[in-house]
Context: one part of a larger RNA
Molecule: small-subunit ribosomal RNA, 5' domain
Organism: uncultured prokaryote
RNA sequence: AAUGAACGUUGGCGGCGUGGAUUAGGCAUGCAAGUCGCGCGACAAGCUUUCUUUAGCUUGCUAUUGAAAGUGGAGGAGCGGCGAAAGGGAGAGUAACGCGUGGAUUAUCUACCUUCAGGAUCGGGAUAGCUGCGGGAAACUGCAGGUAAUACCGAAUAAUGUCUCCGGACCAAAUGGUGUGAUUCCUCCUGAAGAUGAGUCCGCGUCCUAUUAGCUUGUUGGUAAGGUAACGGCUUACCAAGGCAUUGAUGGGUACCGGGUGUGAGAGCAUGGCCCGGCUCACUGGGACUGAGACACUGCCCAGACACCUACGGGUGGCUGCAGUCGAGAAUCUUCGGCAAUGGACGCAAGUCUGACCGAGCGACGCCGCGUGCGGGAUGAAGGCCUUCGGGUUGUAAACCGCUGUCAGAGGGGAUGAAAGGCGCAUGGGGUUAUCCCCAUGGUUUGACAUAUCCUCAGAGGAAGUACGGGCUAAGUUCGUGCCAGCAGCCGCGGUAAGACGAACCGUACAAACGUUAUUC
Numbered sequence: 001a002a003u004g005a006a007c008g009u010u011g012g013c014g015g016c017g018u019g020g021a022u023u024a025g026g027c028a029u030g031c032a033a034g035u036c037g038c039g040c041g042a043c044a045a046g047c048u049u050u051c052u053u054u055a056g057c058u059u060g061c062u063a064u065u066g067a068a069a070g071u072g073g074a075g076g077a078g079c080g081g082c083g084a085a086a087g088g089g090a091g092a093g094u095a096a097c098g099c100g101u102g103g104a105u106u107a108u109c110u111a112c113c114u115u116c117a118g119g120a121u122c123g124g125g126a127u128a129g130c131u132g133c134g135g136g137a138a139a140c141u142g143c144a145g146g147u148a149a150u151a152c153c154g155a156a157u158a159a160u161g162u163c164u165c166c167g168g169a170c171c172a173a174a175u176g177g178u179g180u181g182a183u184u185c186c187u188c189c190u191g192a193a194g195a196u197g198a199g200u201c202c203g204c205g206u207c208c209u210a211u212u213a214g215c216u217u218g219u220u221g222g223u224a225a226g227g228u229a230a231c232g233g234c235u236u237a238c239c240a241a242g243g244c245a246u247u248g249a250u251g252g253g254u255a256c257c258g259g260g261u262g263u264g265a266g267a268g269c270a271u272g273g274c275c276c277g278g279c280u281c282a283c284u285g286g287g288a289c290u291g292a293g294a295c296a297c298u299g300c301c302c303a304g305a306c307a308c309c310u311a312c313g314g315g316u317g318g319c320u321g322c323a324g325u326c327g328a329g330a331a332u333c334u335u336c337g338g339c340a341a342u343g344g345a346c347g348c349a350a351g352u353c354u355g356a357c358c359g360a361g362c363g364a365c366g367c368c369g370c371g372u373g374c375g376g377g378a379u380g381a382a383g384g385c386c387u388u389c390g391g392g393u394u395g396u397a398a399a400c401c402g403c404u405g406u407c408a409g410a411g412g413g414g415a416u417g418a419a420a421g422g423c424g425c426a427u428g429g430g431g432u433u434a435u436c437c438c439c440a441u442g443g444u445u446u447g448a449c450a451u452a453u454c455c456u457c458a459g460a461g462g463a464a465g466u467a468c469g470g471g472c473u474a475a476g477u478u479c480g481u482g483c484c485a486g487c488a489g490c491c492g493c494g495g496u497a498a499g500a501c502g503a504a505c506c507g508u509a510c511a512a513a514c515g516u517u518a519u520u521c
Base pairs, nucleotide, nucleotide: 001520002519003518005517006516007515008514009513012370013369014368015367016366017365018363019362025326026325027324029323030322031321034082035081036080039079040078043075046071047070048069049068050067051066054063055062056061057060089281090280091279098206099205100204101203102202103201104200105199108198109197113194114193115192116191117190118189119188120187121155122154123153124152130145131144132143133142134141135140161170162169163168176186177185207253208252209251214244215243216242219241220240221239222238223237224236225235226234256278257277258276259275260271261270262269263268283304284303285302286301287300306317307316308315309314334360336359337358338357342356343354344353345352346351373403374402375401376400383394384393385392386391407462409457410456411455412454413453416450417449421445422444423443425442426441427440428439429438430437431436465510466509467508468507469506470491471490472489476505477504478503479502480501486493487492
């Protein structure tokens, strides 16, 4: 000088940060991933029309019952699409191509997005929802009937694609959606290129230990086959007997890595919390499925431990998401508000969802800023302390007089964070015409939370402590105690006059803090 600190005493306000470092221990409860009706079939609130029952009277209206058709797409469920591999958390493992840095990929993939070149023809059978009948305590589930699609399947077409023995062979789709009077537009399939993201390989760098000296059999290489998006012992069969190591192999210990951070004149040393990039993990161990992408935190299967429900037959769960709880610990927060902003998913859009995020709350945990008044005021009051008893000191300090109004308090005004998107609004332009679409301008609309700043009110009122005073080291006297009680970072104090213990007064330092402890330089 520093800290994600803790402890003791004390504590006025604000801004910006920051806060489970230990048990990767266990978790009640709520929320944290949905969305699309412009893909599909149905249910259905509501609305409209027609018919109908009943009642009232104003005799064609009102209320009401039931039915049909249309519309509708609030709402709950299903099929289907996209998303759920992002965002968020943690650092257990890992001494490794994990990370950093520089290269390679003639050995690779890439949904959504952009550009370009083409294509979208003809058919088919199911299935959920639903209906009926069941099983089960539940979780859930069986049989039969019947229905739709941008779900699924077949045929056609086929190069600029793939394979190739260079002859050839092979591969697709949704006349689907909305709107208009109509062109348009969106969507789907194939290919090429881009962008983005990812996989793989290599050079170099990356802690301690020899009281660890030998290690290795898919091991090292080859041939062939398989496998992968892709190279490769990645896997298998066969063949050879190699490969690594004192320039430290193998083993053991410890540890996520970097940008950075702390310190230091630097070289270095220490460190990796918050933020950013990468890696790894998701109760423990293993496995694959789906998919452009996972071997998948809030998906699936198996095993295990733990916990819960049970009608004992069987089931359910995974906070290292945000809050919160128990435990352990010196020690670390609210079961808050909002999608207003930024960003993300879905959607043509309106919009919905979003514990990401934005905000508020708690903690002097840190840094920074402000305040706790200002001027005058001596016969130098009183009280305290000391005293050589004369006085000295506390001390202009107080009282008293005059003033100010920062902050806090009360009341009132007031920028800004809001740009958009939308609109059955208006005007203009474009698409040949246009009520449809696009563009521009104007109008209107959107704040969870916070508030700069200004004005008014009252009144010094509401706001100072902590450590130290032998030397190092700024600041001393008296009393008490008597090697006791105690102090102490080091030297050392204390055994009757203690400037070192305890108290008082006085002083010194820093100040909403001051000390102590721990750790780093």